[in-house]
Context: one part of a larger RNA
Molecule: small-subunit ribosomal RNA, central domain
Organism: uncultured bacterium
RNA sequence: CUGGGCGUAAAGGGUCCGCAGGGGGCCUGCCACGCCCGCGGUGAAAUCCUGAGGCUCAACCUCAGGACUGCCGCGGGUACGGGCGGGGCUGGAGUAUGUGAUGGGCAGACGGAAUACCAGGUGUAGCGGUGGAAUGCGUGGAUAUCUGGUAGAACACCGAUGGCGAAGGCGGUCUGCUGGCACAUUACUGACCCUCAUGGACGAGAGUGUGGGUAGCGAACAGGAUUAGAUACCCUGGUAGUCCACACCGUAAACGUUGUGCGCCAGAUGUUUCGCGGUCGGCCCGUGAAGCGUCCAAGCUAACGCGGUAAGCGCACCGCCUGGGGACUACGGCCGCAAGGCUAAAACUC
Numbered sequence: 001c002u003g004g005g006c007g008u009a010a011a012g013g014g015u016c017c018g019c020a021g022g023g024g025g026c027c028u029g030c031c032a033c034g035c036c037c038g039c040g041g042u043g044a045a046a047u048c049c050u051g052a053g054g055c056u057c058a059a060c061c062u063c064a065g066g067a068c069u070g071c072c073g074c075g076g077g078u079a080c081g082g083g084c085g086g087g088g089c090u091g092g093a094g095u096a097u098g099u100g101a102u103g104g105g106c107a108g109a110c111g112g113a114a115u116a117c118c119a120g121g122u123g124u125a126g127c128g129g130u131g132g133a134a135u136g137c138g139u140g141g142a143u144a145u146c147u148g149g150u151a152g153a154a155c156a157c158c159g160a161u162g163g164c165g166a167a168g169g170c171g172g173u174c175u176g177c178u179g180g181c182a183c184a185u186u187a188c189u190g191a192c193c194c195u196c197a198u199g200g201a202c203g204a205g206a207g208u209g210u211g212g213g214u215a216g217c218g219a220a221c222a223g224g225a226u227u228a229g230a231u232a233c234c235c236u237g238g239u240a241g242u243c244c245a246c247a248c249c250g251u252a253a254a255c256g257u258u259g260u261g262c263g264c265c266a267g268a269u270g271u272u273u274c275g276c277g278g279u280c281g282g283c284c285c286g287u288g289a290a291g292c293g294u295c296c297a298a299g300c301u302a303a304c305g306c307g308g309u310a311a312g313c314g315c316a317c318c319g320c321c322u323g324g325g326g327a328c329u330a331c332g333g334c335c336g337c338a339a340g341g342c343u344a345a346a347a348c349u350c
Stems, first nucleotide, its partner, number of pairs: 003322004007304002012318001014202004021195003025089004029084003033081002035077008048066007092192001093189004097184004104178007111155001115151008126137002163170002207248006216242002221237004259317006267295012299306002323350003332343004
């Protein structure tokens, strides 16, 4: 190397794109590189195997045969793989046309509720907070209430068991730019495909740099309580941060803890979107397709459970696992401003 595995036992890379590599539809011509058959050469001896023989046996030795699974040459075969960027095809893949749904992305403008603050009016002794309190705020007039103004952040209801996106994720309204998807009809291209080490791009939150912004919330911090103590839970405050621009970071229970693609294998039911038929139309019914759910046949599974959105039956390719701790560590390397990230041991120990 070979084996067995990866939902929960160790194990699917956070996601996608994609070079090399690996794999690849139907018919057909030629070649004969792989592949197959025959013949010949070579494959030293020893060793090895079989048989026989020699040392009293054996080890050992001798003889004969086999083997040395290989390589080369010549002749032949062409199913399969490969080649000739051969010829043809349309089912895979894609394009065009039409229709449709959509919180997919980016930018701009606008809107109302709430909150806080500011100014003014009314008004008076409390307010706030808790299990109960206190710190705190308030006669320099608070809380409450009304009017006006300013600011930042988030968008109640609709809202769904619903939609979109590769993932992270995406929700007020309108406009502009832009990505992907589904369905339908024929038409077109003609295998253009699948996967993907290295690589690249994207990547919640927290964190970092520079500049801005700051209503609410709020690590740290301060105070009040609680308590034996209370570096907490509760309360009053409150800085970073949360927000914006640009640049980093590159992690996660980045989870469906389930890699991607394709095909095949009973049903039932709900829902979203599109088409067709019935219907004048709506509703509704039937039917086809794509998505999102639930329950299940067979099958699978250690069980739990999965079950056309498979964890069933197969194929292709990638990633990963190999007892627990030490150790998502050390050292080294690469990356980063830093925090740290990626890669990743050993001693020792059970």